[in-house]
Formats: sequence, structure tokens, C1' cells
RNA sequence: CAGGUCGGCCAGGCGAUCGCGGCUGAUUCCGGUCAGUCGAGGAAAGUCCGCACUCCACAGAGCACGGUGCCGGGCAACCCCCGGAGGGGAGCAAUCCCUUGUACAGGGCCACAGAAACAGGUAGCCGCCUGCCCCGCCCUCUUUUGAAGGCGCAAGGCAGGCGGUGAUAGUGAAAAGGCGGUGUAAGAGACCACCGGCGCGGGUGGCAACAUCCGCGGCCAGGCAACCUCCGCCGGGAGCAAGGUCAAGCAGAGGCGAGAUGCUGCUCGUAUCGCCAGAGCCUCGGGUAGACCGCAUCGAGGCGGGCCGAGAGACCCGCCCCAGACAGAUGAUCGCCCUUGACAGAAUGCGGCUUAUCGGCUGGCCUGGGGG
Repeated sequence: CAGGUCGGCCAGGCGAUCGCGGCUGAUUCCGGUCAGUCGAGGAAAGUCCGCACUCCACAGAGCACGGUGCCGGGCAACCCCCGGAGGGGAGCAAUCCCUUGUACAGGGCCACAGAAACAGGUAGCCGCCUGCCCCGCCCUCUUUUGAAGGCGCAAGGCAGGCGGUGAUAGUGAAAAGGCGGUGUAAGAGACCACCGGCGCGGGUGGCAACAUCCGCGGCCAGGCAACCUCCGCCGGGAGCAAGGUCAAGCAGAGGCGAGAUGCUGCUCGUAUCGCCAGAGCCUCGGGUAGACCGCAUCGAGGCGGGCCGAGAGACCCGCCCCAGACAGAUGAUCGCCCUUGACAGAAUGCGGCUUAUCGGCUGGCCUGGGGG
């Protein structure tokens, strides 16, 4: 220098003018006006995890259901993060991707092919039995060759039956550890040496997962746990339209209730007395509209420094206050400059994950080339 790889950061800049929202102050003719100050993101997104907060429910334990799953650490918590371990894969490398409790508790599944997908037998090999052939002998016929019959049948051939075998072939992603020998009728961990795996016991290193070494045991009957299951751990439900405070109007309850009214209220009439209703006023409880709180000043907060740690992160000190509504603000125009500017807009808050994203800055590492 080029290419690669892993992190961190930025997200057009400056100026002018006109606007919008919050807060503070001043002013006001209560409508506003002026000044100052602040005003989106790394993802505000998807709403996929985990919390805070709120209300409801709740003796305790267990079951069910759901989640989670190598080990250690971090965190308020996590399907998160950091560091490490085992297995598989890509790359020369830096580095990256996938995966992770249990398959002798049990059930289920294993496409196609194949006899069989877990104790099954297709071909083949081997043994035994039966039959036939071949072969031998005897007897009959025939001149001979030969033919019929009977008996035997060691070895061999063919067919059938029964059994052994899992070495060989074939199928398959996968078929009973591998290879050599002993052995056998043929074979087989049946037995033996070596190698591999598993289990048990022990040593060493590590907090652990695990690694490594030694010894013993022929223990060697596959895979899937992202199928159920089993085991360990975790988990009440609903969600800011949660929830709370104040509270018109209407309706309700109670009290007071002047005068008048009731032509026909309480017995047909009258009188008197009493009761009831009654406009209005007062009080009360619940509570709608509406307003306010939650909610935006104080937190799992940001920045800087110190210190501990390998790191995620913890602790201490200092400084800062940092958007915020509910008809929902954060924009527009012009000028200059550059590398011509992507994805995208908060709604209770926070920690993550995932997805989208023009381009730029910066640090570590790897590979190749050049120079000193």
C1' cells in the first nucleotide's frame, strides 16, 4: 500500500428569515404578546423476550399447564450479555456459522430403496434328511452294443425340506465396532493382540463444563428429545384505554319548606284539625361529561475521572437535568460549502433481541506485496 476480518463512533455543516410545542420570567385590554431556554433515533420500528409500576386474586404444599436447558460469571430480570468447554462445518489466516440435560424408565417415528430400520433372514456359505442322477455289484434278456429290475451309495451333481450363520454380496443417510489371527461344518468378541467407543475405579490440571494419564470390565443392540416423556430450574392474572383524585348536568336519598294550590288526594258535603304531594333551597353517597394526576426534575439516568476485574460489569468521587402531547409540536424558504446526505417520527418508563439503513471517521488483528 492492497485485500480481508472484528469492534467503537457519526448520521450533512454553517448563516439568515418565517413558523410550531413545553418550561421559566415579564407584561396584559385575560384573547394574548415579548424575552430566555429546551425540543426525536440508532433504530423512536417489529411488539419477540425480560422488568419496573398499577389493579385484581392469593394459607402452605403438591398436581396440571407454560417456559427454559453444556459450564462459570454479570444483571433488577431475561429466549440478554461476557468468558470458557464438547461436537460439526467454512476459510491460508485473523475470524465466522450451526449445535448442546436424558435414547438400558417407557411410548412413538425413521421417506425412497431394501428380506429386515432393531432382533429380521433375500441371495450366498455350511451341516443334516429325503428323492433323482452319476458310480459299483448281482440277476434276467440279447450274438454284441445295450435294456429292464434289485441292492449299495464313499466322493460328486441337481431339486426339495429342516437347521446354523451374520463373515460376504445387495439396498440405504444409517444394517450388529475396525483390522489381523485363533477357532469352526460354515461362522460370529465365541476367544486373542492392536486400535476405537462405553462404563467403573483412581491420579493430575481446572470453581466447573471438561481435558489428560493409568488400571479393570468384552460392556460394543443404530438414529431422532425441534415427537411425547423423564430430570433440574423458573413462572399467579391483566395491562397506562393499568389505576387514582376532583367533579357540572340528569336521576336518586334525607332535611327545611312561606303564601297559594288540590274545581275531584286520604269517605258524599261543610267546618276544623291532621297526613300526603308540592316549586324552591340545603345536605349526602355513588358517579357521567370534563379537568387533573399517573407523565416527563431524580433515575436499574447521562457525561468525565479514579479504582477493581480477562471481560460483561461493580464500587467511589465530581458535574449535569436531557423532548413530551392528547385536534397530538420538532417544520419551511433562501444563501454558501462539502464527500450531495440512507433508513426512518417518541406516546407510561427501562434493559435486550431482531429487522431497515446512502455514506463517512477510527482502533485491534490476519494475509499478500514493496521500502528502510
This is a predicted structure of a 372-nucleotide RNA (Bacterial RNase P class A) from an Anaerolineales bacterium. The sequence is in RNAcentral, with records from ENA. Its mean pLDDT, the model's own confidence on a scale to 100, is 76. The gene name in the source record is rnpB. Its Rfam family is "Bacterial RNase P class A". The family's RNA type in Rfam is ribozyme.